[in-house]
RNA sequence: GGAGAGGUGGCAGAGUGGUCGAAUGCACCGGUCUUGAAAACCGGCGUGCGGAGACGUACCGUGGGUUCGAAUCCCACCCUCUCCG
Numbered sequence: 001g002g003a004g005a006g007g008u009g010g011c012a013g014a015g016u017g018g019u020c021g022a023a024u025g026c027a028c029c030g031g032u033c034u035u036g037a038a039a040a041c042c043g044g045c046g047u048g049c050g051g052a053g054a055c056g057u058a059c060c061g062u063g064g065g066u067u068c069g070a071a072u073c074c075c076a077c078c079c080u081c082u083c084c085g
Stems, first nucleotide, its partner, number of pairs: 001084007010026003018068001028044005046059005061077005
């Protein structure tokens, strides 16, 4: 330099136009149980902004575009991995 795969809450990871800021697992927090802990079980759990709260809104690597509507399609760029030279 060329080709391909990928980047999604703290971590892993599903989701390939609308029912999704979002499944599931781990982690974390509270509780039950225990002499105590572990395990198990139950409940909770992203961040920013606005709001007393309920709630609303934005955020899927970054920036644009298409569309009534984008994590999902298109373009550019950044980063990681694999292969070729």
The RNA shown here (transfer RNA) has 85 nucleotides and comes from a Hyphomicrobiales bacterium. Its mean pLDDT, the model's own confidence on a scale to 100, is 81. NCBI's taxonomy places the organism under Bacteria, Pseudomonadati, Pseudomonadota, Alphaproteobacteria, Hyphomicrobiales. It matches the Rfam family "tRNA". About the family: Transfer RNA (tRNA) molecules are approximately 80 nucleotides in length. Rfam classes the family as a transfer RNA.